[in-house]
RNA sequence: GAGUUGGCCGAGGUAACCGCUGCUUUGUCGUAAGUAGUAACUUGUAAAGUUAUUAAACGGGCAAAGGGGAGGAAAGUCCGGGCUUCAUAGGGUAGGGUGCCAGGUAACGCCUGGGGAGCGUGAGCUCACGACAAGUGCAGCAGAGAGAAGACCGCCUAAGUUUGUUUCGACAAACCGGUAAGGCUGAAAGGGUGCGGUAAGAGCGCACCGCGCUACUGGUAACAGUAUGCGGCGAGGUAAACUCCACCCGAAGCAAGGCCAAAUAGGCCCCUGUGGACGCGACCCGCGUUUGGGGGCGGGUAGGCUGCUUGAGCCUAAGAGCGAUCUUAGGCCUAGAGGAAUGGUUACCACUCGCAAGAGUACAGAACCCGGCUUAUGCGGCCAACUCCACC
RNA sequence: AGGGGCGUAGUUCCAACGGCAGAACGUCGGAUUCCAAAUCCGAAUGUUGGGGGUUCGAAUCCCUCCGCCCCUG
Numbered sequence: 001g002a003g004u005u006g007g008c009c010g011a012g013g014u015a016a017c018c019g020c021u022g023c024u025u026u027g028u029c030g031u032a033a034g035u036a037g038u039a040a041c042u043u044g045u046a047a048a049g050u051u052a053u054u055a056a057a058c059g060g061g062c063a064a065a066g067g068g069g070a071g072g073a074a075a076g077u078c079c080g081g082g083c084u085u086c087a088u089a090g091g092g093u094a095g096g097g098u099g100c101c102a103g104g105u106a107a108c109g110c111c112u113g114g115g116g117a118g119c120g121u122g123a124g125c126u127c128a129c130g131a132c133a134a135g136u137g138c139a140g141c142a143g144a145g146a147g148a149a150g151a152c153c154g155c156c157u158a159a160g161u162u163u164g165u166u167u168c169g170a171c172a173a174a175c176c177g178g179u180a181a182g183g184c185u186g187a188a189a190g191g192g193u194g195c196g197g198u199a200a201g202a203g204c205g206c207a208c209c210g211c212g213c214u215a216c217u218g219g220u221a222a223c224a225g226u227a228u229g230c231g232g233c234g235a236g237g238u239a240a241a242c243u244c245c246a247c248c249c250g251a252a253g254c255a256a257g258g259c260c261a262a263a264u265a266g267g268c269c270c271c272u273g274u275g276g277a278c279g280c281g282a283c284c285c286g287c288g289u290u291u292g293g294g295g296g297c298g299g300g301u302a303g304g305c306u307g308c309u310u311g312a313g314c315c316u317a318a319g320a321g322c323g324a325u326c327u328u329a330g331g332c333c334u335a336g337a338g339g340a341a342u343g344g345u346u347a348c349c350a351c352u353c354g355c356a357a358g359a360g361u362a363c364a365g366a367a368c369c370c371g372g373c374u375u376a377u378g379c380g381g382c383c384a385a386c387u388c389c390a391c392c
Numbered sequence: 393a394g395g396g397g398c399g400u401a402g403u404u405c406c407a408a409c410g411g412c413a414g415a416a417c418g419u420c421g422g423a424u425u426c427c428a429a430a431u432c433c434g435a436a437u438g439u440u441g442g443g444g445g446u447u448c449g450a451a452u453c454c455c456u457c458c459g460c461c462c463c464u465g
Base pairs, nucleotide, nucleotide: 001388002387003386004385005384006383007382008381009380010379012349013348014347015346016345017344018343020069021068023066024065025064026063027062028061029060034058035055036054037053038052039051040050041049042048043047071363075374076373078372079371080370081369082368083253084252085251086250090285091284092283093282095249096248097247098246099245100114101113102112103111104110115129116127117126118125119124130244131243135242136241137238138237152183153182154179155178156177160175161174162173163172164171165170191209192208193207194206195205196204210233211231212230213229214227215226216225217224218223257306258305259304260303267297268296269295270294271293272292276290277289278288279287280286313332314331315330316329317328318327319326320325350361351360352359353358393464394463395462396461397460398459399458402417403416404415405414411448419435420434421433422432423431441457442456443455444454445453
C1' cells in the first nucleotide's frame, strides 16, 4: 500500500421565527362542563328539579412565562418475564417446547466461556450437537442383491457324480457346487492396508490403523489421552419419521384489572332440577361457589377517573470474574397521549447526486412496561486482528 | 390484542404420511373451410411466494422473511 475478519459509536449540526401536546408557576374567568353555598318557584313533606345569585377549596376554560417531548430498531409479534384476574394454581394424563458441558440471569429457544464436528492459508466463521447397540417405519428409479442382503459378469473345480480323450500319471467338458478378492448398479452393498492361508476365497489367522467395551490418568463436566487389557467387528443411513430418555410449561391478557356513576323497570318462550348447575377455558381427580341454574327473544342504558410510567432504570467511579455478569459508593429523572402530539419555514455549514442551476438527507415512528432474537438501514468515525506485495 | 388458514402453468384446481410436478380451460402451430367458428391432430407452458437448512432425494419436514384472506373481543 492492497485485500479481509471481528467489534463498537454516531444517526446531519447551529441559530432565528411560527406551530402541536403534556407538566409546573402566576394571573384571570361563574356558565361556557361540573362542584359548593344562598334565595325564590313547582309537587302534600323529605328529596328532586328549574331559575337567579355568590364562591376560585376540588375540578375546569383562557392568557403569559419556564421547562420536557420517538428509536436503534419504536417494526415483525418469534421467544422469555414483570403486572393483573381466575384458587397462595394442587396431583395425574394428554398436548407443546427445549436438547454437547459449565456458568450468567427475574426468565429464556438469549448471552458468555469451554468441548466436539465442518469450512477457511489465516484472523475467524457455521452447527436443532441426547438416543437408530429398546421397538416400529422409510429408502422411488437403477441393480443379481436394500437389510443377519446378494451369484449377473468374473474366479475355482480340492471333494462327489457323469461323459470324452488317454502315454493310465492325468487332462477337458457338464452337473452338483464353492466363492463377497475384482467388475457392474446405486446416495448407500455388512471396516481399511499388507502378509499368511486356500481349489479359489473370506477376520479364516496374524500385524498395523479404525470401531466398540473396560480400566486408569487429566478435567467440575462435555471430552481428551494412555493400555504387551478385552471383543474379530455381531452394531450401515434416517428421530427438522413415529418413538424413547432428561428437563421445562396452569389459562388469559391493559378491551387485564380497580373505583365512581346511569340502566338492568314491566315481560315472554325453551331446557334442566337435590345431586345437579357454575368456575378453575383439553380430560380425570381435587377444590371453591350456589340453592336454583342455563339459553333465547324483546326492552332499557352514559360515560368518567384510574391502571400510566421510579424502572430487573440511566450515568460515573472502585472492586470480583477470562467473560457474560455481579457487588458497593455517588449522582440523575429522561414522552405518557388517548382517532392519538413530537412538526414547518428561512439562513449558514456537513455529506450525496449533478458540468451548472439546483435537488436530496438511510431505515423508519411510541400506545402497560422490560430482557432478547429476527428483519430493514444511505453514509461517516474508531478499535483490535489476519493475509499478500514493496521498502528499510 | 389474540387466534386460524392460504400462496403450484396465463386462469381454476389435483398431487397417502418425502420418490419422474399433473388435469381442465386458455395460448400457439397444422388439418378442415372461400374466410371464420365448431371439430380433429400436435406442441409449448413452472424460481411450487423469496431465502436458508435437514435428507441420497423437499411442493410436502424445520427456521426465517413477504403477501393475501378469515375469526374472536